Record summary
A computed fold for a 350-nucleotide part of an RNA from a metagenome, annotated as small-subunit ribosomal RNA, central domain. Its mean pLDDT, the model's own confidence on a scale to 100, is 90. RNAcentral holds the full RNA, with entries from SILVA.
Context: one part of a larger RNA
RNA sequence: CUGGGCGUAAAGCGUGCGUAGGCGGUUUGUUAAGUCAGAUGUGAAAGCCCUGGGCUCAACCUGGGAACGGCAUUUGAAACUGGCAGGCUAGAGUUAGGUAGAGGGGAGUGGAAUUUCAGGUGUAGCGGUGAAAUGCGUAGACAUCUGAAGGAACACCAGUGGCGAAGGCGGCUCCCUGGACCCAAACUGACGCUGAGGUACGAAAGCGUGGGUAGCAAACAGGAUUAGAUACCCUGGUAGUCCACGCCGUAAACGAUGCCGACUAGCCGUUGGGCCCCAAUAGGGGUUUAGUGGCGUAGCUAACGCGAUAAGUCGGCCGCCUGGGGAGUACGGCCGCAAGGUUAAAACUC
Numbered sequence: 001c002u003g004g005g006c007g008u009a010a011a012g013c014g015u016g017c018g019u020a021g022g023c024g025g026u027u028u029g030u031u032a033a034g035u036c037a038g039a040u041g042u043g044a045a046a047g048c049c050c051u052g053g054g055c056u057c058a059a060c061c062u063g064g065g066a067a068c069g070g071c072a073u074u075u076g077a078a079a080c081u082g083g084c085a086g087g088c089u090a091g092a093g094u095u096a097g098g099u100a101g102a103g104g105g106g107a108g109u110g111g112a113a114u115u116u117c118a119g120g121u122g123u124a125g126c127g128g129u130g131a132a133a134u135g136c137g138u139a140g141a142c143a144u145c146u147g148a149a150g151g152a153a154c155a156c157c158a159g160u161g162g163c164g165a166a167g168g169c170g171g172c173u174c175c176c177u178g179g180a181c182c183c184a185a186a187c188u189g190a191c192g193c194u195g196a197g198g199u200a201c202g203a204a205a206g207c208g209u210g211g212g213u214a215g216c217a218a219a220c221a222g223g224a225u226u227a228g229a230u231a232c233c234c235u236g237g238u239a240g241u242c243c244a245c246g247c248c249g250u251a252a253a254c255g256a257u258g259c260c261g262a263c264u265a266g267c268c269g270u271u272g273g274g275c276c277c278c279a280a281u282a283g284g285g286g287u288u289u290a291g292u293g294g295c296g297u298a299g300c301u302a303a304c305g306c307g308a309u310a311a312g313u314c315g316g317c318c319g320c321c322u323g324g325g326g327a328g329u330a331c332g333g334c335c336g337c338a339a340g341g342u343u344a345a346a347a348c349u350c
Base pairs, nucleotide, nucleotide: 004321005320006319007304008303012318014201015200016199017198021194022193023192025088026087027086028085029084030083031082033081034080035077036076037075038074039073040072041071042070049065050064051063052062053061054060091191092188093187094186095185097182098181099180103177104176105175106174107173108172109171110154115149116148117147118146119145120144121143125136126135162169163168206247207246208245209244210243211242215241216240220236221235222234223233258317259316260315261314262313263312266295267294268293269292270291271290272289273288274287275286276285277284278283299306300305323350324349325348332343333342334341335340
């Protein structure tokens, strides 16, 4: 380089935005860079290939031809790709009116519960387990009632429900704010798709500074269990979990399935919107559109399974894979306060 792949065998970057690049709807004219055709020159000889000849054959030598996949110049062609100019509206976008939503940020606020504190009642236990013990309690616990403080999380609603690019998002109210969907017209006129680098976001844990700390709880201590028990169980308990600002940049970051577009039987549910029909209301039916689920045809698949939300049939662009171990390691670079992250081998071995 050619070829083959990436749901589970090795393989889709955690996710967006976007630079270069690659690719790009429809139509007219033009150009002639790509493309195609002709001509000319060149492409040394030898060699290879074809075909003759010479050594008795062959190797070998030798004549002729072809080839030399190419390059340059020139004359043409104009379908396709590209360039230039003009047009179009089916892609993309804008405007008007609506709709749903735990989408994001900030401020405020509510009730239940746990804990602690104060007070009342009350008396000998409470707690915990397989059973116990450590622990708490006559200095009055547990239980119960009243009040107060403080932190964190929001039962029911709640739903293969909703929203978000992903991570993720759930009490209520207000403010600021992103996106999506539907509908009917009008407008712009290819403005598009993808995206190496780059950049932004990115659960949990962890780190820095300051605050906060009710519950839970690594570490730690004690009690049990056990042959032992640096565990599982129990009693405690500090970081942390929470807030602000700044880092970290990872994950079974999963649909283990990159993004965009087109095409390809049906059936059933559900969420948001439009239209029509029945129903005075509730509701039901049909159709269409955007999601989200179940089954399934063709087809695909090693099988499992996938099956209009494709893993089917195709196109465009990116990423990635190439036996197991060594190893996502070493070294070097870059990043980080650190922890470490990222890029990423080899010897050796099976």